The part of an RNA shown here (small-subunit ribosomal RNA, 5' domain) has 483 nucleotides and comes from an uncultured bacterium.
The RNAcentral record of the full RNA draws on ENA and SILVA.
It matches the Rfam family "Bacterial small subunit ribosomal RNA". Its family is annotated with ribosome and structural constituent of ribosome in the Gene Ontology.
Model confidence (mean pLDDT): 87 of 100.
Context: one part of a larger RNA
RNA sequence: AACGAACGCUGGCGGCACGCUUAACACAUGCAAGUCGAACGAAGCACAGAUUUCGGUCUGUGACUUAGUGGCGGACGGGUGAGUAACACGUGGGAACCUACCUAUUAGUGGGGGAUAACUGCUGGAAACGGCAGCUAAUACCGCAUACGCCCUUCGGGGGAAAGAUUUAUCGCUAAUAGAUGGGCCCGCGCCGGAUUAGGUAGUUGGUAGGGUAAUGGCCUACCAAGCCGAUGAUCCGUAGCUGGUCUGAGAGGAUGGCCAGCCACACUGGGACUGAGACACGGCCCAGACUCCUACGGGAGGCAGCAGUGGGGAAUAUUGGACAAUGGGGGAAACCCUGAUCCAGCGAUGCCGCGUGAGUGACGAAGGCCUUCGGGUUGUAAAACUCUUUCACCUGUGAAGAUUAUGACGGUAGCAGGAGAAGAAGCACCGGCAAACUCUGUGCCAGCAGCCGCGGUAAUACAGAGGGUGCUAGCGUUGUUC
Repeated sequence: AACGAACGCUGGCGGCACGCUUAACACAUGCAAGUCGAACGAAGCACAGAUUUCGGUCUGUGACUUAGUGGCGGACGGGUGAGUAACACGUGGGAACCUACCUAUUAGUGGGGGAUAACUGCUGGAAACGGCAGCUAAUACCGCAUACGCCCUUCGGGGGAAAGAUUUAUCGCUAAUAGAUGGGCCCGCGCCGGAUUAGGUAGUUGGUAGGGUAAUGGCCUACCAAGCCGAUGAUCCGUAGCUGGUCUGAGAGGAUGGCCAGCCACACUGGGACUGAGACACGGCCCAGACUCCUACGGGAGGCAGCAGUGGGGAAUAUUGGACAAUGGGGGAAACCCUGAUCCAGCGAUGCCGCGUGAGUGACGAAGGCCUUCGGGUUGUAAAACUCUUUCACCUGUGAAGAUUAUGACGGUAGCAGGAGAAGAAGCACCGGCAAACUCUGUGCCAGCAGCCGCGGUAAUACAGAGGGUGCUAGCGUUGUUC
């Protein structure tokens, strides 16, 4: 000098930041990912019309409601740092790749089929959830046709697509090429400690052939060879997310990686794949395990390292708040819906910055306190008193920008005007030397102080109290840690 700090005493206001560093411990409750009726069938509701035996039936309309089929999104956004000493990260290169939505260009969108959920009936189960039969639609599924370009090829040839909706203007769909964006892979260099860790390695190192992948490759398999790494520290052990940065320092360096930003890894623990352009997927699936819960004992359900919140641990770290108004994201043609991302508010002197707690005059130097050589000195212009001011806070009124013409959670907030009244607002540490600041009383090697030197055993400027002083100030000290 610094801090994501804590503790003690104290505490007026505002702005901007920041706030579980410990148990990646366990979690009650609510919310955090939906959306589309302009893909589809149905049920309900409302309205209108027709019909009627007045029970109803049929038709049409709808930003209406509901679950289902289908599409896109749930791989983003948000959290955490357990693991990882590694091509994880940083930087600079590389070739054998993929990329939904978006942009540009080219070509096309023909004609068919069979199902199935919803629904109805029956039925199993305590529940979770099913089973059987029947009915039905699609931008769901499957053949056929076609193929400039596309893929394979022994260069003869072979293979492969589509989906419609509607307000008739568009939105879609298929194939291909290019771009953009995002990502996968490889390599050079950089990247903590230990030698009281010296040898390590059999898919190991390389080759051939094949498999696999979007793609290179022992990534995997078969065969062949016997290599490969290592005192320039392999292997093993310990520790640790990395970086931009941050702190300190004249710098070199040392320490560090909280907030913010980039990358990586993880999602109760371990393993696995499915779907998909993209995951081996935080709020998806399956298996195993531990734990918790429900149960009719047969069987089921769950995963806050999302936002709040609870218990626990701890010296220690906040509200079960408001709004989608803005910015951004998902869906939708749109209206709009969703969004604990985000924007705000609440709590905390946790930090930084700013402001205030009044100003002027006021001596015969009041009183009181303290000291005293008893003369006085000091507190001290300090107070009182007189004359003023009103920042902040308070009261009343008004009242934004942020939003384009419309929509404002914040918020009747910020600001502005008026009003009252010095009124509501000062503490903490220290005073032996280092080191700014001194006396009295008490105590008597006791009680105590202390960062170091050291104080205290009857005159203690070092303990305790008081008066006085010094320093900083809504803070001041102490402790911890780094330089």